[in-house]
Background: Predicted 3D model of a 1540-nucleotide RNA (small-subunit ribosomal RNA) from uncultured Parasutterella sp. The coordinates come from a structure-prediction model, not an experiment, and the mean pLDDT is 83. It matches the Rfam family "Bacterial small subunit ribosomal RNA". Rfam links the family to the GO terms structural constituent of ribosome and ribosome.
RNA sequence: AAAAGAGUUUGAUCCUGGCUCAGAUUGAACGCUGGCGGAACGCUUUACACAUGCAAGUCGAACGGUAACAGCGAGGAAAGCUUGCUUUUUUCGGCUGACGAGUGGCGAACGGGUGAGUAAUACAUCGGAACGUGUCCGCUCGUGGGGGACAACCAUCCGAAAGGAUGGCUAAUACCGCAUGAGUUCUACGGAAGAAAGAGGGGGACCUGCUUGCAGGCCUCUCGCGAGCGGAGCGGCCGAUGACUGAUUAGCCGGUUGGUGAGGUAACGGCUCACCAAAGCAACGAUCAGUAGCUGGUCUGAGAGGACGACCAGCCACACUGGGACUGAGACACGGCCCAGACUCCUACGGGAGGCAGCAGUGGGGAAUUUUGGACAAUGGGCGCAAGCCUGAUCCAGCUAUUCCGCGUGUGGGAUGACGGCCCUCGGGUUGUAAACCACUUUAGUAGAGAACGAAAAGGAGCUAUCGAAUAAAUAGCUCUGCUGACGGUACUCUAAGAAUAAGCACCGGCUAACUACGUGCCAGCAGCCGCGGUAAUACGUAGGGUGCGAGCGUUAAUCGGAAUUACUGGGCGUAAAGGGUGUGCAGGCGGCUGAGUAAGACAGAUGUGAAAUCCCCGGGCUUAACCUGGGAACCGCAUAUGUGACUGCUUGGCUAGAGUGCGUCAGAGGGAGGUGGAAUUCCACGUGUAGCAGUGAAAUGCGUAGAUAUGUGGAAGAACACCGAUGGCGAAGGCAGCCUCCUGGGACGCAACUGACGCUCAUACACGAAAGCGUGGGGAGCAAACAGGAUUAGAUACCCUGGUAGUCCACGCCCUAAACGAUGUCAACUAGUUGUUGGGGAUUAAAUUCCUCAGUAACGCAGCCAACGCGUGAAGUUGACCGCCUGGGAAGUACGGUCGCAAGACUAAAACUCAAAGGAAUUGACGGGGACCCGCACAAGCGGUGGAUGAUGUGGAUUAAUUCGAUGCAACGCGAAAAACCUUACCUACCCUUGACAUGUCAGAGAAGCUUUUGUAAUGAGAGUGUGCCCGCAAGGGCGUCUGAACACAGGUGCUGCAUGGCUGUCGUCAGCUCGUGUCGUGAGAUGUUGGGUUAAGUCCCGCAACGAGCGCAACCCUUGUCACUAGUUGCUACGAAAGGGCACUCUAGUGAGACUGCCGGUGACAAACCGGAGGAAGGUGGGGAUGACGUCAAGUCCUCAUGGCCCUUAUGGGUAGGGCUUCACACGUCAUACAAUGGUCGGAACAGAGGGCAGCCAACCCGUGAGGGGGAGCAAAUCCCAGAAAACCGAUCGUAGUCCGGAUUGCAGUCUGCAACUCGACUGCAUGAAGUCGGAAUCGCUAGUAAUCGCGGAUCAGCAUGCCGCGGUGAAUACGUUCCCGGGUCUUGUACACACCGCCCGUCAAACAAUGGGAGUGGUGUUUACCAGAAGUCGUUAGCCUAACCGCAAGGAGGGCGGCGACCACGGUGAGCACCGUGACUAAUGUUAAGUCGUAACAAGGUAGCCGUACCGGAAGGUGCGGCUGGAUCACCUCCUU
Repeated sequence: AAAAGAGUUUGAUCCUGGCUCAGAUUGAACGCUGGCGGAACGCUUUACACAUGCAAGUCGAACGGUAACAGCGAGGAAAGCUUGCUUUUUUCGGCUGACGAGUGGCGAACGGGUGAGUAAUACAUCGGAACGUGUCCGCUCGUGGGGGACAACCAUCCGAAAGGAUGGCUAAUACCGCAUGAGUUCUACGGAAGAAAGAGGGGGACCUGCUUGCAGGCCUCUCGCGAGCGGAGCGGCCGAUGACUGAUUAGCCGGUUGGUGAGGUAACGGCUCACCAAAGCAACGAUCAGUAGCUGGUCUGAGAGGACGACCAGCCACACUGGGACUGAGACACGGCCCAGACUCCUACGGGAGGCAGCAGUGGGGAAUUUUGGACAAUGGGCGCAAGCCUGAUCCAGCUAUUCCGCGUGUGGGAUGACGGCCCUCGGGUUGUAAACCACUUUAGUAGAGAACGAAAAGGAGCUAUCGAAUAAAUAGCUCUGCUGACGGUACUCUAAGAAUAAGCACCGGCUAACUACGUGCCAGCAGCCGCGGUAAUACGUAGGGUGCGAGCGUUAAUCGGAAUUACUGGGCGUAAAGGGUGUGCAGGCGGCUGAGUAAGACAGAUGUGAAAUCCCCGGGCUUAACCUGGGAACCGCAUAUGUGACUGCUUGGCUAGAGUGCGUCAGAGGGAGGUGGAAUUCCACGUGUAGCAGUGAAAUGCGUAGAUAUGUGGAAGAACACCGAUGGCGAAGGCAGCCUCCUGGGACGCAACUGACGCUCAUACACGAAAGCGUGGGGAGCAAACAGGAUUAGAUACCCUGGUAGUCCACGCCCUAAACGAUGUCAACUAGUUGUUGGGGAUUAAAUUCCUCAGUAACGCAGCCAACGCGUGAAGUUGACCGCCUGGGAAGUACGGUCGCAAGACUAAAACUCAAAGGAAUUGACGGGGACCCGCACAAGCGGUGGAUGAUGUGGAUUAAUUCGAUGCAACGCGAAAAACCUUACCUACCCUUGACAUGUCAGAGAAGCUUUUGUAAUGAGAGUGUGCCCGCAAGGGCGUCUGAACACAGGUGCUGCAUGGCUGUCGUCAGCUCGUGUCGUGAGAUGUUGGGUUAAGUCCCGCAACGAGCGCAACCCUUGUCACUAGUUGCUACGAAAGGGCACUCUAGUGAGACUGCCGGUGACAAACCGGAGGAAGGUGGGGAUGACGUCAAGUCCUCAUGGCCCUUAUGGGUAGGGCUUCACACGUCAUACAAUGGUCGGAACAGAGGGCAGCCAACCCGUGAGGGGGAGCAAAUCCCAGAAAACCGAUCGUAGUCCGGAUUGCAGUCUGCAACUCGACUGCAUGAAGUCGGAAUCGCUAGUAAUCGCGGAUCAGCAUGCCGCGGUGAAUACGUUCCCGGGUCUUGUACACACCGCCCGUCAAACAAUGGGAGUGGUGUUUACCAGAAGUCGUUAGCCUAACCGCAAGGAGGGCGGCGACCACGGUGAGCACCGUGACUAAUGUUAAGUCGUAACAAGGUAGCCGUACCGGAAGGUGCGGCUGGAUCACCUCCUU
């Protein structure tokens, strides 16, 4: 000094794994907003082009000089006047200060800018030797004597200009000789070569010249100059190490590597040249390509790392592009030169000029980056003796919230918790002490006044010391004096007034702090991820409120972090991505025991270095901070030298435990070659024999009367080897199987003789490598891709069948891939066991046997591991060595490139784009054309129906002004509706009303109300008449109630949403299930319990069991019915002759009880539960029936029963009235009625119920009517009276199998009843009419006993209307072997890619849109290589054509130089050939994405043909088929083994 996680795959879980977020940061930009100050920073893009100004000059103490200025001196002129002064002007004098241009010196190679190039001629660190060095420092020695020019200037000339030419004069610290030479260089050791410049200050004597007051000599001091020797600093060169990506760049290189010699350089060197040799670099990555200035450092991070290289600092490179040299100490030179090129400008068209990547600034580009500012006051630089000049270096100022830091926008009181806003459950809450109001303060800002530090030098004067001959000079110091400030009247201080001038931005679904209302309605929009929005949005927009930060806040971009998500620290590879198909083996990596040596690694302390700045620590200075600054630490590195000797390495000696050899024994489908055998299949021949054979789910194609199949005999051919045979054996893997022979590899065991670490692993390499496939030549029986035919099917390019070719076989040669799998690399060591089996050995046993051991091969299992499944001495445990491989899914094992191949193709192997997942294991469900068990009128066995007819009724559809609405598989359809003529009624048309038909509240009025008349179809309208409620009170009056009118709150709505809801209901299903607590197991979801063995109608009960208990369901309790007893009996009953009256035994009624519990017996079962049989009993195993419906499912149904949120209408979607409609009708469906007849119809006779209903009612007797009914009126509020005759059955008659004496629809006429009213549109009656229909296709429904079937009766609704519904009784069957199948359900188990749960999921072609990509005739560009041409400027070499001051020479001439010529090198340029990359391209290919396109249904369940892998062929497509392989296949059976 130190490390945080979260969201997102699922119904849920654990894991793997990606994506995303929270943090910090920035030279930033954008949006909204903006008070002040300090400190920093500010073209990241076009190394794009630049107008204008400035950025490098200086020295007169080097020189000739005098263009400008000033001074001085002299002269002239003018003006003024003071008459010798002033002023002005002019001329002369370089005399002085100075100084334009020029000669000369120094500088211009620094400072400043930029990052194009550069992957090494660069940089960083550490070293090295063969070098240079102006100015500076120290030391040594010199500084003598000469000469000739050229600028400036003058003259002439050319040019538009820039500039230039010719002639002439001239100085120097310019130039050139001569002399000298301490030291220097060269040397053949004799010698030779080779320098210099003066200038200024001061000065006593002396000397020279003349222009006689000047210039010199001379002396001295200073500066300068030359030759050298050292130093410092700086620079050049060399080496080592370090630091990017790509192998889809693997070979590169010709001065290339080295040598000798020469040249060249400051210097080493192929640096250059000649010759010789053939080297050199490279898998530890050469070469090539891409990218890039490097570093100190910066950002981030716990660190290790990762990313970056703005500002500051060091180095490098560059200066319009390319090339070149010159000068110089230093350049191949940003503000120098020459040439070429591009561009811009000037031009008189002949020629010229230019280079902001200096500071400002402009244009352009861009998301984006400042003033054409001040000053040299400070720091620094150049020149100069100095003063000083120059300095866009620098210091300052200006602009910008660009960053960091600081401050402020007020403080304290103040409740009626004001107004306003927002919400509201209407009570209130919140904004909120917030405001107002009161008191106070004045930072910043404003105004005024004062006012810095930064300034010390230098300069001047004096003094001291050193030096010296010196009171010169110089150097050092002290004292006094004293000039200079851009910033700037700035910082700072004081004063004045006054809360005055100063708050925004983002967010509020989760992550993530912060919630409500309204608007919107999958729209508009939001979004970092998950995701919001389809009418109640905390997710959009607005508002209120809140949260966070705050002169800022958000967004975008980018880096690190989180990410252990490239894992050195610190990951993995059985199934998630990932072990190479297998071996041999070079390089490489790693390596047994024990000595000795060494010291490369390693370790230790030391030394040098690791620039400064930065970071960190301790201090100091700005009011604080940022910032600045002093010191320290650190810089984890490199180098040097020393030491140590454990470990690794190296050298050397030994050992035997690893490894190998030997000897002996053994097993084996190990490999190769040759031979050989029998069975079977097919074919051929002949015989026997006759009509079929073959094939299938069923068929057909096919074969067969030309004789098949079958059968007998004989023959041919090819391929494969039954039984043995086995989770047996062998092999590295692929793989290997009749038998015999030959050749041959490997292994195990035993012994311990030999070698002595010889080992392990292994990139590249080499070898082998199933099946399919390819080439050549054979062979070909069977099988069999393709193909053909037949079936199946909607289709069937398939599954099935009949044929059938490649191929399968052999030889030789290729191919090189598989689910090449144990999905598990090889080697070694260690870590409980048990059982089986193969091979060997040992011990033991008489033998069988038993035990031990090595090597293999299986099953289980402890510890441990694992996400789980599982693995478990044969590891997936614990370790070590080496190799291979992985890093989200898809695109894709694809494209391009390369290598290999005859081809097919193999190997190597991306990206754009796209998604937020893809995936593993396990869990719970659901599902399966999976399995097991069980149940149900589920099937079967039966009885009767429906589906055909006619009618009724409901629905759909159609129609309509309206045919109101709802219900729609089972679970809508004789349903809501237990009654549509009006009403109902919700619909349509027409006419009306608007506080309303109904409720509450206010005001006014009235008199109640009500009744009658009138208009109109009615609602309504208009009057008139009549009439006057209850209570208190004597009354007045009041109260309640009623009506009318008015205005407003409101009423009203069968309007919408059943997907906002309550309640109610249906359904699975009266199925036996659904859960909980505690405990236990599992990381967890979850499991256990609830599973298992029995049993039951039942999760009913028993037993067992890591479970023990409990709850909701089941059952029981309830009602009814069946038996009996007791009690009570009227209206009931009746043994009393009738009535009356008795009686209560019976029937009955209605109350209380009893009774049934597997209680008893026998059997089965496990001694249980229970089951079977029996007895008794009215009833026997829940006696029959009913009510009763668990957790839940279906967003099931209902807003039109009711209730209710929200929305909508308000002279209408409310209310009233009349008429119409809900009753329509080509058709389709459901449910019923009646039939089709003789078990019947009709007629006649004559029996027997139960349960109900009845006062606006049921209605008797009696009369009338054929009848419906009418009249009538007794009885009855009902065990009393009435409805009310039950019908079928029974007896008799008739009909005689027919569209009938069946059937009754339809229609006509006539009636009855209800009702204001039967037209649309009621029911019934009589007469007449007499349709379809002769038992119903596919299909389908109900029912298991008092049931089905059949017969009638009653009730609700209701004025009337019943074939419907709900009840009642009468008569009264048949059948159930059984659970294979259909349907539904339950339990267990299994598979799953399903979870909206199989009505699931999901694949591919085709069509459409969009996106990116590949190929592509080509085409355009960039880079680069190579060959050739060409050759500017320049350098080098050469050349005597021309020219030529200094030197030599008396001269001629020479030396030297210049120009020119030639040669070499070479930039630009040109031509050809390649290589690489980038863009574009008609057309084309595959891919991806996209709510509802087409075709099929390949996969997931045994996915309906198990799937998948490799390969080949075929097909619209998924795909199919062949061959070989795998289990990552369900189910059943068998075998073997293990555990208990």
RNAcentral holds the sequence, with entries from MGnify.